Predicted 3D model of a 100-nucleotide RNA (TPP riboswitch aptamer (THI element)) from a Methylococcaceae bacterium.
Lineage of the source: Bacteria > Pseudomonadati > Pseudomonadota > Methylococcales > Methylococcaceae.
Its mean pLDDT, the model's own confidence on a scale to 100, is 76.
């Protein structure tokens, strides 16, 4: 003293699924509540913001493997879109400079 990481602050994107019971109900379908996977399954929470698999399409039943079932686990995916500025004393880790 320079870049990174990692941290903050504000802004934005984005999913919410399947199973069972129990009430309304002609059935659907709505609530409420308990299971299963997962950062998250409506929490004022969680993830993700171009160095971008956070999330869409692909994909009405997409291949395939499992489950009570379910994007539940692989592929598809070096596909094709997808939302940003700011600080950074302290952390860290590399570089350069100067005193000692």
């Nucleotide at each position: 003293u320079a870049u990174a990481a990692a941290g903050g602050c504000u802004a934005g994107g984005g999913g919410u699924g399947u199973u069972u019971u129990a009430u309304u109900u002609u059935a659907a379908a709505a609530u409420a509540a308990a299971g299963c996977u997962g950062a998250g399954a409506a929490a004022a929470a969680c993830c993700c913001u171009u160095u971008g698999a956070a999330c869409c399409u692909g994909a009405g039943c997409c291949u395939g493997g499992a489950u009570a079932a379910u994007a539940c686990c692989a592929g598809c995916g070096u596909a094709g879109g997808a939302a940003a500025g700011c600080c950074c004393c302290c952390u860290u880790a590399u570089g350069u400079u100067u005193u000692u």